Description:
Transfer RNA from a Saprospirales bacterium, 73 nucleotides, folded computationally. Rfam family: tRNA. By type it is a transfer RNA. Lineage of the source: Bacteria > Pseudomonadati > Bacteroidota > Saprospiria > Saprospirales. RNAcentral holds the sequence, with entries from ENA. Model confidence (mean pLDDT): 83 of 100.

RNA sequence: GCGGGCAUAGCUCAGUCGGUAGAGCGGUGGAUUCCAAACCCACAGGCCGGGAGUUCGACUCUUCCUGCUCGCG
Numbered sequence: 001g002c003g004g005g006c007a008u009a010g011c012u013c014a015g016u017c018g019g020u021a022g023a024g025c026g027g028u029g030g031a032u033u034c035c036a037a038a039c040c041c042a043c044a045g046g047c048c049g050g051g052a053g054u055u056c057g058a059c060u061c062u063u064c065c066u067g068c069u070c071g072c073g
Base pairs, nucleotide, nucleotide: 001072002071003070004069005068006067007066010025011024012023013022019056027043028042029041030040049065050064051063052062053061
């Protein structure tokens, strides 16, 4: 230099063919217990790496950039 993959909640990851985003763990509160752990219930937490474009509508499509990673030279 060329090509591929990845970037979504504090962490690990889902998210089908474009229709306003979920799970587990973790956190907070509650229930239970003599107290705790475990189990159960509820809640909070993300404008989806950044810009632009297409569209009535974009995490999703197009394009540019950034970071990580794999391969080729």